[in-house]
Molecule: transfer RNA
Organism: Clostridiales bacterium
RNA sequence: GGAGGCAUAGCUCAGUUGGGAGAGCGCGCGCUUCACACGCGUGAGGUCAUGGGUUCGAGUCCCCUUGUCUCCA
Numbered sequence: 001g002g003a004g005g006c007a008u009a010g011c012u013c014a015g016u017u018g019g020g021a022g023a024g025c026g027c028g029c030g031c032u033u034c035a036c037a038c039g040c041g042u043g044a045g046g047u048c049a050u051g052g053g054u055u056c057g058a059g060u061c062c063c064c065u066u067g068u069c070u071c072c073a
Base pairs, nucleotide, nucleotide: 001072002071003070004069005068006067007066010025011024012023013022019056027043028042029041030040031039049065051063052062053061
């Protein structure tokens, strides 16, 4: 220099055909216990990396940029 993958909650990740933003772990509260742990219930937590485009509607499709990983030279 060229090509490709990935970026979604604090962490690890799903999100199928474009229409509800989610799971596990973690965290707060409650129940349970003499107490803790486990267990159960409930809740908070999101600029879907950035900017733009298409569309009635974008995490999802298209383009730029940034970061990261891999391959080729």